[in-house]
Molecule: FMN riboswitch aptamer (RFN element)
Organism: Rhodoglobus vestalii
RNA sequence: GUACGUCCUCAGGGCGGGGUGAGAUUCCCCACCGGCGGUGUCGCGGCGAAUCCGUGUAAGCCCGCGAGUGUCUCCACUGUGGGGGUGCUGACCCGGUGUGAUUCCGGGGCCGACGGUUAUAGUCCGGAUGAGAGAGGACGGGA
Numbered sequence: 001g002u003a004c005g006u007c008c009u010c011a012g013g014g015c016g017g018g019g020u021g022a023g024a025u026u027c028c029c030c031a032c033c034g035g036c037g038g039u040g041u042c043g044c045g046g047c048g049a050a051u052c053c054g055u056g057u058a059a060g061c062c063c064g065c066g067a068g069u070g071u072c073u074c075c076a077c078u079g080u081g082g083g084g085g086u087g088c089u090g091a092c093c094c095g096g097u098g099u100g101a102u103u104c105c106g107g108g109g110c111c112g113a114c115g116g117u118u119a120u121a122g123u124c125c126g127g128a129u130g131a132g133a134g135a136g137g138a139c140g141g142g143a
Stems, first nucleotide, its partner, number of pairs: 004140007016030004032122001033112002035065004042056005060110002068088009092108005114126003
């Protein structure tokens, strides 16, 4: 220093303007937002050099995950709650630079669960003072 165990803390943003209407933050026009891990250019160091090693930075639409949900199963139990297996689950291209980029730069696009609502919701209200990918820390301990 690391696998591992226990515990603690943290862990999501956004409707502003105009139009129609009896009524819309839900429709129309303009605008606004982007969870977690990985990965590239590039920077710094090892190191004189490298395609090597370390480190910093780095994607809503590339890969994986979370949330949500169908189903099967187990435990506690009769209020329902919790664990596990398995399935479903949105969206990107063109040009430039470069050894290398669907990540950078330029341009143009696209996407966003469920329930509710005087009217159809990524942005309002609700499940949710919840859950959680994971991040950080404390302690333990064999090799």